[in-house]
Bacterial RNase P class A from a Pseudomonadota bacterium, 398 nucleotides, folded computationally.
Its Rfam family is "Bacterial RNase P class A". Rfam classes the family as a ribozyme.
RNAcentral holds the sequence, with entries from ENA.
Its mean pLDDT, the model's own confidence on a scale to 100, is 76.
A source record names the gene rnpB.
NCBI's taxonomy places the organism under Bacteria, Pseudomonadati, Pseudomonadota.
RNA sequence: AGAGAAGGCCGGAUGGCCGCUCCCGGGGGCGACCUCGGGGGAGGAAAGUCCGGGCUCCACGGAAACACGGUGCCGGGUAACGCCCGGCGGGGGCGACCCCAGGGAAAGUGCCACAGAGAGCAGUCCGCCCGCCGGGACCCUCGGGUCUGCGGGCAAGGGUGAAAGGGUGCGGCAAGAGCGCACCGCGGCCACGGCAACGCGGCCGGCACGGCAAACCCCACCGGGAGCAAGACCGUGUAGGAGCGACGGCGCGGCGCCGCGAGGCGCCGGGCAGGCCCGUUUCCGGGCCGGUCGCUCGGGUAGGUCGCGCGAGGUGCCCGGCGACGGGCAUCCCAGAGGAAUGGCCAUCCCCCGGCUCCGGCCGGGGACAGAACCCGGCUUACAGGCCUCCUCCGCCA
Numbered sequence: 001a002g003a004g005a006a007g008g009c010c011g012g013a014u015g016g017c018c019g020c021u022c023c024c025g026g027g028g029g030c031g032a033c034c035u036c037g038g039g040g041g042a043g044g045a046a047a048g049u050c051c052g053g054g055c056u057c058c059a060c061g062g063a064a065a066c067a068c069g070g071u072g073c074c075g076g077g078u079a080a081c082g083c084c085c086g087g088c089g090g091g092g093g094c095g096a097c098c099c100c101a102g103g104g105a106a107a108g109u110g111c112c113a114c115a116g117a118g119a120g121c122a123g124u125c126c127g128c129c130c131g132c133c134g135g136g137a138c139c140c141u142c143g144g145g146u147c148u149g150c151g152g153g154c155a156a157g158g159g160u161g162a163a164a165g166g167g168u169g170c171g172g173c174a175a176g177a178g179c180g181c182a183c184c185g186c187g188g189c190c191a192c193g194g195c196a197a198c199g200c201g202g203c204c205g206g207c208a209c210g211g212c213a214a215a216c217c218c219c220a221c222c223g224g225g226a227g228c229a230a231g232a233c234c235g236u237g238u239a240g241g242a243g244c245g246a247c248g249g250c251g252c253g254g255c256g257c258c259g260c261g262a263g264g265c266g267c268c269g270g271g272c273a274g275g276c277c278c279g280u281u282u283c284c285g286g287g288c289c290g291g292u293c294g295c296u297c298g299g300g301u302a303g304g305u306c307g308c309g310c311g312a313g314g315u316g317c318c319c320g321g322c323g324a325c326g327g328g329c330a331u332c333c334c335a336g337a338g339g340a341a342u343g344g345c346c347a348u349c350c351c352c353c354g355g356c357u358c359c360g361g362c363c364g365g366g367g368a369c370a371g372a373a374c375c376c377g378g379c380u381u382a383c384a385g386g387c388c389u390c391c392u393c394c395g396c397c398a
Stems, first nucleotide, its partner, number of pairs: 002393003006389005012349007020041009043369001047380002050378005055227004068223005073087005088102001089100004103218002108216002110212003125158002127154006135148005166184006185207001186205005192199002231306004241297007249272002252269007274289005313332008350367007
């Protein structure tokens, strides 16, 4: 210098003017509110709503079992997790390093497409070898060679496939084959190291046990449901419900007041009258309902208030730990809107792109993804441009 790998950080700056929202203080106003001053005001993902919790309500006597769902190497961290850290095993890369849904396939069931002879108590298509009095036919240098039929042996070689009943080599054999042997793999036992996953070594076994559990299943562990539109409080009326009381329709009688009078108004007593149901009709009986006004009561819509910002909190330092993280001390208070504020303009600077250049600069354009809505811990996804640290490979120089 080039090519890479890992971890972390920033994600425009400053000033002025005009606004928006919340809080605090002063003044004015009965109050709604107005005004002045001061202070706070989006993110690393506020996003997707995929996991885990806090909080709230509902359900539930306790425990266990069953069903359903989830998680799945080991150890640790954490309030908890499917997250994180450190290891182990497997795979990839020369390497830094990266990736893995990574329990059980000798409990059972199921599946293994296409191709292929054969895909699960496997199988012979090509092939190799042997036999058939010398199988038969042909050729011939009479040694043999080529083609081919039947029967049998083999699982080496070829071929199919993701996968064909261990792999490589030597021996062995008619040809072969764990048939025998060595090494590797696999299984069992023992010893050692490690908390463990596992590693390492020795002995034994000739190989018995193909793959798939993001197929059913088995094993271990975890799990009540719904969510701030949770939930709590106050509650407009020419809305509606319940209870009580009064009044109201038509006659009759009585009393009081007004009026010369016909009559009117009010009060009291008692009678009658509407609709529906029991029950088809009549009578009788029972029940319910219907108008207006007043009082009382509870629910509750609109609306308002709370929940709602001191928290598994931020920053700095120290200590323990490889680390995730834990502990201690100091310090800070840091959005709470709710149809929903956090914005706009100007100037200077910064960065990027394009053009021009007398190399000093000048002109023009642009500044990503995105935006709280109860809160917190994670994961995932989006993102212009830039910075820092550490490491690897390769080249050159000293």